A computed fold for a 72-nucleotide RNA from a Candidatus Micrarchaeota archaeon, annotated as transfer RNA.

[in-house]
This record gives sequence, C1' cells and structure tokens, in this order.
RNA sequence: GGGCUCGUGGUCGAUCGGCAAGACGUCACGUUGACAACGUGAAGAUACGGAGUUCAAUUCUCCGCGGGCCCA
Repeated sequence: GGGCUCGUGGUCGAUCGGCAAGACGUCACGUUGACAACGUGAAGAUACGGAGUUCAAUUCUCCGCGGGCCCA
C1' cells in the first nucleotide's frame, strides 16, 4: 500500500428495512441467623461518526475512525 471482515446496554451476543431478543452483571423484594444459591420484579443501548437512498434504516450505499485476518 491492497483485499476481506467486524464495530449494538458494564461484558458477551441476536436482530437479512417497519422505533432492538437473550445471557452474565447491577438494583429492589422474598428466602436465610448471615452469605451464597434460588424465586419474583425493575433499571439499563438515539445501535462508532457523518452523508446518501427510502414513507421509514441497527439493517442498503458512500466517506471517515477504530479492532481483527490475509497478501505485498
């Protein structure tokens, strides 16, 4: 320098156009002598940034930024 790929709550990780699952973690309550475990419930993501396409985008296109892999 070139090609491919990924970028979603604290962490991991779904979602092939119609305002976003789940797990872990966190918080509250129950339970216990207490802790853990367990049960119930709750909070938490304008989806890396910008532009474009569309009635509508996390999901498509382009330009950046960052991570990973390969080639030179």
Model confidence (mean pLDDT): 84 of 100.
Its Rfam family is "tRNA". Rfam describes the family as follows. Transfer RNA (tRNA) molecules are approximately 80 nucleotides in length. Rfam classes the family as a transfer RNA.
The sequence was found in a public genome assembly.